The RNA shown here (transfer RNA) has 74 nucleotides and comes from an uncultured Bacilli bacterium. Rfam family: tRNA. Gene Ontology term of the family: triplet codon-amino acid adaptor activity. The family's RNA type in Rfam is transfer RNA. The sequence was found in a public genome assembly.
């Protein structure tokens, strides 16, 4: 230096031939159970979907620049 793929909650992935509020599973916080924990029931909170820009009525999904990160080629 070329090409391919991934990049969502603290961690593990969902959700796409653009559609109605971005979910699940663990993790954390409460509260119930319990002699006191773990287990197990309930209920909560957390995300600007890696960034930057564009299309579009409307984007996580197309388009485009950059960044990490893996794999190939040279």
């Nucleotide at each position: 230096g070329c090409g391919c793929u991934a990049g969502u909650a603290g961690c593990u992935c969902a959700a796409u031939a653009g559609g109605a509020u971005a979910g699940a599973g663990u993790a954390c916080u409460u509260g119930g159970c319990u002699a006191c924990g773990a287990a197990c029931c309930a209920a909560g909170g957390g995300g600007u979907u890696g960034u930057g820009g564009g299309u579009u009525c409307g984007a996580c999904u197309c388009c485009u620049g950059u960044c990490u990160a893996g794999c190939g080629c040279a």